The RNA shown here (SAM riboswitch aptamer (S box leader)) has 118 nucleotides and comes from a Planctomycetia bacterium. It matches the Rfam family "SAM riboswitch aptamer (S box leader)". Its family is annotated with regulation of gene expression in the Gene Ontology. Its mean pLDDT, the model's own confidence on a scale to 100, is 85. Lineage of the source: Bacteria > Pseudomonadati > Planctomycetota > Planctomycetia. The sequence was found by an Rfam model in a public genome assembly.
């Protein structure tokens, strides 16, 4: 980069540098920003995917003591990631519904972000 699975209506910000844009892309919309965007740095905090640690149905080895795995559970742990505006900010293509009010539901594409393969 690409493939594969999960998950995306919870949750968590101050401070200093900077100085005019951001909310992923393209188009419509609605935000947001000189009472400071965007990167960056520091420090703090969400979460709880991976990993640790604990405890576990059950599964296999073993005569047997034990041992291996293990679904699932709990734990924020000096671990690897990741996140802290607003559902992924809404829409965009399909299908149903409908009170018509681009309103309500699914799904699909695209994107995040894990983990794992190549």
């Nucleotide at each position: 980069u690409u493939c594969u699975u999960a998950u995306c209506c919870a949750g968590a910000g101050u401070g200093g540098c900077a100085g005019a844009g951001g909310g992923a892309u393209u188009a419509g919309g609605c935000c947001c920003g000189a009472u400071g965007a965007a990167g960056c740095c520091a420090c703090a905090g969400c979460a709880a995917c991976c990993g640790g640690u604990c405890g576990a149905a059950g599964c296999g080895a073993u005569u047997a003591a034990u041992c291996g795995c293990a679904a699932c559970g709990a734990u924020g742990c000096u671990g690897g990631u990741g996140c802290u505006a607003c559902c992924u900010c809404c829409u965009a293509c399909c299908c149903g519904g409908g009170u018509u009010a681009g309103c309500c539901g699914g799904g699909a594409g695209a994107g995040a972000u894990a983990a794992g393969a190549a």